[in-house]
RNA sequence: GUUUUUAAGAGUUUGAUCCUGGCUCAGGACGAACGCUGGCGGCGUGCUUAACACAUGCAAGUCGAACGAAGCUUGAUUUAUGAUUUCUUCGGAAUGAAUAAUGAUAUGACUGAGUGGCGGACGGGUGAGUAACGCGUGAGCAACCUGCCCUUCGGAGGGGGAUAGCGUCUGGAAACGGACGGUAAUACCGCAUAAAGUGUCUUGACCGCAUGAUCGAGAUACCAAAACUGAGGUGCCGAAGGAUGGGCUCGCGUUGGAUUAGAUAGUUGGUGGGGUAACGGCCUACCAAGUCGACGAUCCAUAGCCGGACUGAGAGGUUGAACGGCCACAUUGGGACUGAGACACGGCCCAGACUCCUACGGGAGGCAGCAGUGGGGAAUAUUGCACAAUGGGGGAAACCCUGAUGCAGCAACGCCGCGUGAAGGAAGACGGUUUUCGGAUUGUAAACUUCUGUUCUUAGUGAAGAAUAAUGACGGUAGCUAAGGAGCAAGCCACGGCUAACUACGUGCCAGCAGCCGCGGUAAUACGUAGGUGGCAAGCGUUGUCCGGAAUUACUGGGUGUAAAGGGAGCGCAGGCGGGAAGCCAAGUCAGCUGUGAAAACUACAGGCUUAACUUGUAGACUGCAGUUGAAACUGGUUUUCUUGAGUGAAGUAGAGGUUGGCGGAAUUCCGAGUGUAGCGGUGAAAUGCGUAGAUAUUCGGAGGAACACCGGUGGCGAAGGCGGCCAACUGGGCUUUAACUGACGCUGAGGCUCGAAAGUGUGGGGGAGCAAACAGGAUUAGAUACCCUGGUAGUCCACACUGUAAACGAUGAUUGCUAGGUGUGGGGGGUCUGACCCCUUCCGUGCCGCAGCUAACGCAAUAAGCAAUCCACCUGGGGAGUACGACCGCAAGGUUGAAACUCAAAGGAAUUGACGGGGACCCGCACAAGCAGUGGAUUAUGUGGUUUAAUUCGAAGCAACGCGAAGAACCUUACCAGCACUUGACAUCCAACUAACGAAAUAGAGAUAUAUAAGGUGCCCUUCGGGGAAAGUUGAGACAGGUGGUGCAUGGUUGUCGUCAGCUCGUGUCGUGAGAUGUUGGGUUAAGUCCCGCAACGAGCGCAACCCCUGCCAUUAGUUGCUACGCAAGAGCACUCUAAUGGGACCGCUACCGACAAGGUGGAGGAAGGUGGGGACGACGUCAAAUCAUCAUGCCCCUUAUGUGCUGGGCUACACACGUAAUACAAUGGCCGUUAACAAAGGGAAGCAAUCCCGCGAGGAGGAGCAAAAACCCCAAAAAACGGUCUCAGUUCGGACUGCAGGCUGCAACCCGCCUGCACGAAGUUGGAAUUGCUAGUAAUCGCGGAUCAGCAUGCCGCGGUGAAUACGUUCCCGGGUCUUGUACACACCGCCCGUCACACCAUGGGAGCCGGUAAUACCCGAAGUCAGUAGUCUAACCCUUGUGGAGGACGCUGCCGAAGGUAGGAUUGGCGACUGGGGUGAAGUCGUAACAAGGUAGCCGUAGGAGAACCUGCGGCUGGAUCACCUCCUUU
Repeated sequence: GUUUUUAAGAGUUUGAUCCUGGCUCAGGACGAACGCUGGCGGCGUGCUUAACACAUGCAAGUCGAACGAAGCUUGAUUUAUGAUUUCUUCGGAAUGAAUAAUGAUAUGACUGAGUGGCGGACGGGUGAGUAACGCGUGAGCAACCUGCCCUUCGGAGGGGGAUAGCGUCUGGAAACGGACGGUAAUACCGCAUAAAGUGUCUUGACCGCAUGAUCGAGAUACCAAAACUGAGGUGCCGAAGGAUGGGCUCGCGUUGGAUUAGAUAGUUGGUGGGGUAACGGCCUACCAAGUCGACGAUCCAUAGCCGGACUGAGAGGUUGAACGGCCACAUUGGGACUGAGACACGGCCCAGACUCCUACGGGAGGCAGCAGUGGGGAAUAUUGCACAAUGGGGGAAACCCUGAUGCAGCAACGCCGCGUGAAGGAAGACGGUUUUCGGAUUGUAAACUUCUGUUCUUAGUGAAGAAUAAUGACGGUAGCUAAGGAGCAAGCCACGGCUAACUACGUGCCAGCAGCCGCGGUAAUACGUAGGUGGCAAGCGUUGUCCGGAAUUACUGGGUGUAAAGGGAGCGCAGGCGGGAAGCCAAGUCAGCUGUGAAAACUACAGGCUUAACUUGUAGACUGCAGUUGAAACUGGUUUUCUUGAGUGAAGUAGAGGUUGGCGGAAUUCCGAGUGUAGCGGUGAAAUGCGUAGAUAUUCGGAGGAACACCGGUGGCGAAGGCGGCCAACUGGGCUUUAACUGACGCUGAGGCUCGAAAGUGUGGGGGAGCAAACAGGAUUAGAUACCCUGGUAGUCCACACUGUAAACGAUGAUUGCUAGGUGUGGGGGGUCUGACCCCUUCCGUGCCGCAGCUAACGCAAUAAGCAAUCCACCUGGGGAGUACGACCGCAAGGUUGAAACUCAAAGGAAUUGACGGGGACCCGCACAAGCAGUGGAUUAUGUGGUUUAAUUCGAAGCAACGCGAAGAACCUUACCAGCACUUGACAUCCAACUAACGAAAUAGAGAUAUAUAAGGUGCCCUUCGGGGAAAGUUGAGACAGGUGGUGCAUGGUUGUCGUCAGCUCGUGUCGUGAGAUGUUGGGUUAAGUCCCGCAACGAGCGCAACCCCUGCCAUUAGUUGCUACGCAAGAGCACUCUAAUGGGACCGCUACCGACAAGGUGGAGGAAGGUGGGGACGACGUCAAAUCAUCAUGCCCCUUAUGUGCUGGGCUACACACGUAAUACAAUGGCCGUUAACAAAGGGAAGCAAUCCCGCGAGGAGGAGCAAAAACCCCAAAAAACGGUCUCAGUUCGGACUGCAGGCUGCAACCCGCCUGCACGAAGUUGGAAUUGCUAGUAAUCGCGGAUCAGCAUGCCGCGGUGAAUACGUUCCCGGGUCUUGUACACACCGCCCGUCACACCAUGGGAGCCGGUAAUACCCGAAGUCAGUAGUCUAACCCUUGUGGAGGACGCUGCCGAAGGUAGGAUUGGCGACUGGGGUGAAGUCGUAACAAGGUAGCCGUAGGAGAACCUGCGGCUGGAUCACCUCCUUU
């Protein structure tokens, strides 16, 4: 500079988020296969598996113009017979057809065996082997060959002896031979001729890096030939050149494994010889000891290579079917022959295996050619036609041959094209599906009308391909024309998300689906079916494989603090990378040109088949390799030079740096002695232990070992591990200053070497005070192989060896440079100024904060995790597993290196919101504490559980079920049980018919019910009086009724609870990638997210409070049935009491103090009331799948002569027992008796409350005034209290259960099963174990009264008033709650999560006595065919030498070297099986514990050692990836 083309994501870890990271999907492709389906045509493709075995046919022949013989054809000549014709002397003569025999010679598009020539080395098949100069690419041969073909030069003279065929004889079953006889050639063999050929010698020129080559000259020696013919020609010999085809050599490239690290004896090289077309250890003898390898030799595994193909934006990755190039192979292994060419697919020899024939003596064979068969397999075609075309072999040619090839057949196997109709058509038909029953949808779809004719059928015509003189397999095919006729031609998959497309029914964690996530447990858009819809379409899906997406191996294009990942540290060989200046070279680099990069393929533009697929042409491209000419910036090489990197020197300096020796004091323990007496010690509390034989304590003396308080410090030193009393010796490194010296000497560093905490190992080692694995004992505990305690051995210490690992961590490799600041601290230098400091500046080290930048975030931030550079190490989902096997190291323990099968869809990092913590801080509550009274013990009542039962109906279940639903079960209620009955029903609506309806008594029955009715009774409205209508009843049919049947986990409604706790949220803004945060946190304050202040927040909502009701004070108004200042009554009045309506009053308003000048608090005044006055109603967002389908309503399911309805009786009332809630008591603060006109409030009353009075001991009865809806009357008596008496501490004059008798009341009915009364009986119980409940003032406690339900039934429930306390220091602890903060592996949220053994089942795998194979080598034995060599036993034509003949040569034979298969042997390596055994993985709700996650209840983890059912525990050293509290230091802000 030119050309062409071009990059998509999604699902899934979480409560949610960001990241890391795997898995999965959407795309394309295929020699494919399978399932369902299937109309046509064109072009392609079609055994990927058993290089398994093959019946049958075909696939390589041809030449008579190389040759002889034979056969066939033509047939001269001769002989015999002799038709016919002519002449005739009739005797005959001539002619001679035809037939037969003979067969010279010749002819031929004739036949084909044999000799000979050429071809069978091409074409065709396959991919077993091969990791190699095999292939690809580019060079070379001065080291080579080349038949047929082309060009040129020259030549072909003259001889010889055989042999096959053939004939005769003969062997053999056959295959196939043997002997003798005779024969030809372009078969074979000499001789002549001979250079430009070949060899040797001499020599000239010239070229090459070299060995050497090329062109010449001279001498000498050697080597050729074939003929045929139609006479045109074709062939033959020598030489040179060309072309074509091959051979050999070299550079580069070409799979995986190092759990393959050393390999190699012809091996590496040389010399001589041999061999080959040719170089060469290619072969041989001798000599030397080399050669290859970490830049991967050798070995093992796998594999034909390439052009290309698929995919991809590309770079790449995968692949090597079809077409083309190369290679290799031809049943397995070996071998040569022939030939130009082979060690030869359809040739030969030998050996092995297999198959076939056989007369048993021997023979034959090789489809990985085309068809075809069997077999294997998920799977792959016809025993077709033709040489017409293209091409090949032979031939002079005609021609022959050609399963190459051209065609056809089969297969939707692929690509491409076409069709299955088009237009109109709404009653939006029928049918289907669905439905909220209205409709919607299928759907212009169909029917119907009008058309068309691709395809199809029939008929006619009919090619190109042929270069023509002829010749067409395909093929009567393609095409064209005409007619007929919508007629014969649509399926498959999907419809939860990814991913386009939804409903119904069935099923009920079943059956099943599934690519991932996942669906299915009674309302499944996810299973199956149907309807509908979506997609593709003669196909559609599934499976398999490859690429893509995957930046998920990252060259383009990734990472390593915490996600996987920095080596424990240093030194250092190789390697990689490397400072400034100048010159030269040109390897890398860049540019131009040349050659090559086959064709096909690909891309662009054109052309041809109707289009397309397909195909043709032109151009591009083929990014490569090689050569050549340049450039010289950069890299590299080389030379010279420089000093800043690095090092040396000099002067100083700090230090727990290292090694060795010596010294010191404190403390522990032990020993001796003294004093002294009963304990000591230890713990949460104890015990074991020690001690009257004198401990502990205390004093003195002694012994011994180990460690070095204070100083001491995010101080110092060291590479890391690590290093701490003092002194000495020896010794390593650092820093500062200086700038004298060297002059890039540097950085990193695979392997390698060295160092390397603790634990551990060794020594016939030493030492041993304290501590302390193991062990023992005592505790704790359900257990306690632990935590705690008492003892205690290895060990800890020293010496010398070994081990080589740690959370060996800054979880951060080394080195270099650059990039804001601030502030400490250690060491040194400089400056200013000094008396000393302070201060400024600089270098090295060590901390913190912080900007930019980076980061997923946390965070890092000049000591980088920033910006760049170099080198090394390491990572690629979790588990299995740092395991197994192998190798190396180690005395051992073990270390280093280091997989796979199998399994999961996650594992993980950081941060967020919650929840939780046997984490922290603050606050509240009858939460504790302080008190009072109880419960738990007794009896009774009542509810529940359990048990029982025909039934004991059902529900409620920690708090928040249990005197609960039930404000009242004798029948009823009632839902349960037994029995008896009814079936459109006890109840509702609709239809038809009929009838007024109704219906007592009586009878049967347990009753429901049935019979019975002319016993009785005869309604309302309209009327034209016939009737009609409404309502009601009876009967009938079916729609339906009915269900206290199920599901509260399908629901509505209602309710409980946290909790009357103070919280729960939103808009806008801001911060954060985001989930989210902020607001709502903080300082105060409050009962309160109440209020104030501050603040990146500003506001708002639901809650709190207030507004409502009752109560406490007052006022006003209104008052009768109330009240009254009247002795009574009446009257009067409304002041008081009271009633009930409206107002007032309380707000920290006032005041003092505290507080921040706030909010608010403490006290006071006033006030009826003081800080919410007291009480009630009122319950935020939400939690508990909380409760209720049995209040009611309701979806779905279920029952329908019953799960419905009616009735009688029974049951819900049972009773060994357990629990809850109550009542009454246990007595003297009491019981009993009596007295006093003792003193309330709130309610109720007509199917009712009931007075006075009478009867009864009493319950009660008789009776009925009053009350007509209540300030009047009734229930109605209040009780405790007070006063007086008695009892005198007892199982009582307490207590009253239980029982007997006699009664009363309600009711149809008190037996099961009611309440009450009187008399009698007189139980347990003497204040209640562990444990536990309520209550903070008119409260607890105590006393009575009323009401609802209700015929009757109250110790329950709901209310009412009377009497009327004690205590609260306080918030440490228990429980519950709120806010902030912290940790978390929890999110179903601690009732969470989760670990390991054991038991069971299944799966893969390691070890394993051994057993059975495979592979490649090695050593030895045997040794086929065969080449080569030798030999001279046998035979021997032409040719050569001699000549009588023999020799030379040759063939056969024999021998030798090599040599395949085979055998033997020991190892190596790799598989299979294997009793048993080891761990691993996965499984339903198994067993034992509770290790980890919170301080996980003993912080956890790492290494190591010991121990233990198990998780684990303990010792030693290390780490923070530990919570909490306190202190020190540092930092930040003011």
The RNA shown here (small-subunit ribosomal RNA) has 1534 nucleotides and comes from Anaerotruncus sp. Rfam family: Bacterial small subunit ribosomal RNA. Rfam links the family to the GO terms structural constituent of ribosome and ribosome.